[in-house]
């Protein structure tokens, strides 16, 4: 340094739910809280899922999700 990830240390983050604002919607922002997380940090690149619009349908377009998976970039700590 890489792999790896401990009933370690120090911090970090925040599912469901409540509340408020916002979006046609999926959703998103703030506050409370803590199911969890070693990339649950970053970016929608590929796939998945979801929404809206068009369409008889297949499907297409525009979106959402980075806490669904893969790949990419970056990163704290240091036992075995």
């Nucleotide at each position: 340094u890489c792999c790896c990830g401990a009933c370690a240390a120090a911090g970090c983050u925040a599912g469901c739910c409540c509340u408020u604002c916002u979006g046609u919607g999926a959703g998103g922002g703030g506050g409370g809280g803590a199911c969890g997380g070693a990339a649950a940090g970053c970016g929608g690149c590929g796939g998945g899922u979801c929404u809206u619009u068009g369409c008889g349908a297949a499907c297409a377009a525009a979106g959402a999700u980075g806490g669904c998976c893969g790949a990419g970039c970056u990163g704290c700590c240091g036992a075995a």
Molecule: c-di-GMP-I riboswitch aptamer
Organism: Dehalococcoidales bacterium